[in-house]
Context: one part of a larger RNA
RNA sequence: CUGGGUGUAAAGCGUAUGGAGGUAGCUAAGAAAGUCUAAUGUGUAAAUCUUCAGGUUCAACCAUAAAGAAGCAAUAGAAACUUCUACGCUAGAAUAUACUAAAGCUAGAAAUAAUUCUCAGGGUAGCGGUAAAAUGCAUGGAUAUUGAAAAGAACACCAAGGGCAAAAGCACUCUGCUAUGCUAUAACUGAGACUCAAAAAUAAAAGCUAGGGGAACAAAUAGCAUUAGAUGCCAUAGUAGUCCUAGCCGUAAAUGAUAGAUACCGAAUAUUACGUGUAUUGAUCAAUGCAGUAUAAUAGCUAACCAAUUAAGUAUUCCACACCAGGAGUAUGCUGGCAAAAUUGAAGCUAAGAC
Numbered sequence: 001c002u003g004g005g006u007g008u009a010a011a012g013c014g015u016a017u018g019g020a021g022g023u024a025g026c027u028a029a030g031a032a033a034g035u036c037u038a039a040u041g042u043g044u045a046a047a048u049c050u051u052c053a054g055g056u057u058c059a060a061c062c063a064u065a066a067a068g069a070a071g072c073a074a075u076a077g078a079a080a081c082u083u084c085u086a087c088g089c090u091a092g093a094a095u096a097u098a099c100u101a102a103a104g105c106u107a108g109a110a111a112u113a114a115u116u117c118u119c120a121g122g123g124u125a126g127c128g129g130u131a132a133a134a135u136g137c138a139u140g141g142a143u144a145u146u147g148a149a150a151a152g153a154a155c156a157c158c159a160a161g162g163g164c165a166a167a168a169g170c171a172c173u174c175u176g177c178u179a180u181g182c183u184a185u186a187a188c189u190g191a192g193a194c195u196c197a198a199a200a201a202u203a204a205a206a207g208c209u210a211g212g213g214g215a216a217c218a219a220a221u222a223g224c225a226u227u228a229g230a231u232g233c234c235a236u237a238g239u240a241g242u243c244c245u246a247g248c249c250g251u252a253a254a255u256g257a258u259a260g261a262u263a264c265c266g267a268a269u270a271u272u273a274c275g276u277g278u279a280u281u282g283a284u285c286a287a288u289g290c291a292g293u294a295u296a297a298u299a300g301c302u303a304a305c306c307a308a309u310u311a312a313g314u315a316u317u318c319c320a321c322a323c324c325a326g327g328a329g330u331a332u333g334c335u336g337g338c339a340a341a342a343u344u345g346a347a348g349c350u351a352a353g354a355c
Stems, first nucleotide, its partner, number of pairs: 005321002007305002012319001014202002017199001021195003025089002029085003033082002035078004040073003049068001050066002054062002093189001095187001096185003100181002104178001106176004112154001115151002118148004126137002163170002207248006216242002221237002260317005268295005274289003279284001325350002333344001335342001
């Protein structure tokens, strides 16, 4: 490299956008580049290969004779497929109109319980914590309780196997701005589609820079306890940090461990959104269409587990990735980064290469 692969054995980029590239609807017409046919020329050292005398007792083997290929050039044709030219079509894809769903994004405003601190009232000896304790707090009046005020962070119930978003992610309420989906109509455009190395964009938590903020929690750290020891689990404190603004970083078991798109394939159940239909005063609803989200399971699939119309089934297409284990996601260099680290990414060498 091929073959065969990538849910769990090595292997799907975290995610979408996207010029080049690859691939790609229907009808009829033309061209003839690919393609196919015919015959011509050229080409074909020998050996090998095919057929065939002969020889080694046969055979392998030796060996006579004969035939043949692709490629290239030009000629004459064919027109199904690909391609190209020009015209149409609408089932793919957009647009429009109507209805509708939602924690989608972003900016601002206000609300609530709890917590902590402060002040005030009354009040007295404990509080707190644990398996048990102690450090700790408290007669300078704590804890508990009542009232007032402040601060920061977070949004109980509703809540669901529910919803939205490309993914990361998104939940108190209201307002402004704004992106999107589904359904219905079939009005309009008429293949303008799919996938994409590069590129640019986005990307949890932690971390970094500068300035704010700091209630609670809490790496580090301190002392208490446990223990043979205890750099831990438990407990008392507690700084970065978590929060906000402006930048950086670019990684996660970034998971559905399953890339994207299209078509096809037996029956079910539940649920979300919108419809058809039908009954009802109405809430609602037998049946049913489409788009999601789930559950169990047939065929076929799988090493098995399992998955199964949301496929890991049957096919097409495009991108990415792996090629025994360790060494190693290490060394080295390049690139970007303030740094931390990240991207790309070897080799010597080692081994039982098993089941």